[in-house]
Context: one part of a larger RNA
RNA sequence: CGCAGGAUAUCUGAGAGGAGCUGUCCUCAGUACGAGAGGACCGGGAUGGACCGGCCGCUGGUGUACCUGUUGGCUAUCAGGGCCAAGGCAGGGUAGCCAAGCCGGGAAGGGAUAAACGCUGAAGGCAUCUAAGCGUGAAGCCCCCCUCAAGAUGAGAUAUCCCAUCGAAAGAGUAAGACCCCUUGAAGAAGACGAGGUAGAUAGGGCGGAGGUGGAAGCGCAGCAAUGCGUGGAGCUGACCGUUACUAAUCGGUCGAGGG
Numbered sequence: 001c002g003c004a005g006g007a008u009a010u011c012u013g014a015g016a017g018g019a020g021c022u023g024u025c026c027u028c029a030g031u032a033c034g035a036g037a038g039g040a041c042c043g044g045g046a047u048g049g050a051c052c053g054g055c056c057g058c059u060g061g062u063g064u065a066c067c068u069g070u071u072g073g074c075u076a077u078c079a080g081g082g083c084c085a086a087g088g089c090a091g092g093g094u095a096g097c098c099a100a101g102c103c104g105g106g107a108a109g110g111g112a113u114a115a116a117c118g119c120u121g122a123a124g125g126c127a128u129c130u131a132a133g134c135g136u137g138a139a140g141c142c143c144c145c146c147u148c149a150a151g152a153u154g155a156g157a158u159a160u161c162c163c164a165u166c167g168a169a170a171g172a173g174u175a176a177g178a179c180c181c182c183u184u185g186a187a188g189a190a191g192a193c194g195a196g197g198u199a200g201a202u203a204g205g206g207c208g209g210a211g212g213u214g215g216a217a218g219c220g221c222a223g224c225a226a227u228g229c230g231u232g233g234a235g236c237u238g239a240c241c242g243u244u245a246c247u248a249a250u251c252g253g254u255c256g257a258g259g260g
Base pairs, nucleotide, nucleotide: 001151005162006161007160008159009158010157011156015148016147017146018145021049022048023047024046025045026044027043033038051105052104053103054102055101059099060098061097062096066092067091068090069089070088071085072084073083074082075081109143110142111141116136117135118134119133163260165172166171177255178254179253180252181197182196183195184194185193202248203247204246205244206243207242208241209240211237212236213235218231219230220229221228222227
C1' cells in the first nucleotide's frame, strides 16, 4: 500500500516445511520343519541405542550485586568494617540458563500403487495375470501426526463494536479502536510480541515467607593468651512466592469511519 466503510477478537486451510531409524530379550516353542545337527513363519510382550522436541520436581554444572573462611597490603593504631591483589584465593549456593538429569516422539490406521503373486479371459476351439475387466501386495507415494500459513491480489469465514458530524468542495473535528509517551516481562539485537499506566500490583522499595549461608555485632562467662561457650538455627541474604500504593507509570499529544 492492497484486500470497495472503520475496527477488535477467533477461525478455515489452498499451499509449504518437519517427522519417518533400529538392536536385543521373553513368549508362541525346543513347536512346525528336519535322520540328526539345528531350528522358524504369523502373532503378543519387554527393554535399549542414536536422533528429535520439551522441561528443571530429582542428580548435577554454572551462578563476577548471596553467605562464610582466609593470605599480603592500604585506610595512623585496637576492635569492628571497607577496598586492592584474576570474584585475591578457598568452601558452599537461590533463581535463571543448562546436561551428564527427567518426560515425550517414530506408532497404529485408511487409500492408491512398485516388483511380485493371482481370478476371470479372448485374439489364437487349447493355453495365457491382460488385450476388456477384477484382486492381493512395500521402510516407498497420498492421507493420518507436528509446525507455519488468506499478499491464497483467487486477498476467505464467524462473532462483536462504532456509525446518516461540519463544509459547496478541498478538507476538518470525532466514534469504535489504535499509536506516541511512560512502568516493564521466564518477549527481545533494533523493530516486534506480552503485562500494565492511579477506576493501578507494571517495575522498584517496604513487610512476611521460601531457599542459601552456617552461628553476626555487642555484652557476659572461662582462659595468662590464642581461643572457646552463652545470649541465639544467630546475623546477613540477587533473581523465587505472597502482600502492601511508599516511589515511579504525571499531565498530555497524534491517528482514526460517515451507512459503505
Predicted 3D model of a 260-nucleotide part of an RNA (large-subunit ribosomal RNA, domain VI) from an uncultured Lachnospiraceae bacterium. It matches the Rfam family "Bacterial large subunit ribosomal RNA".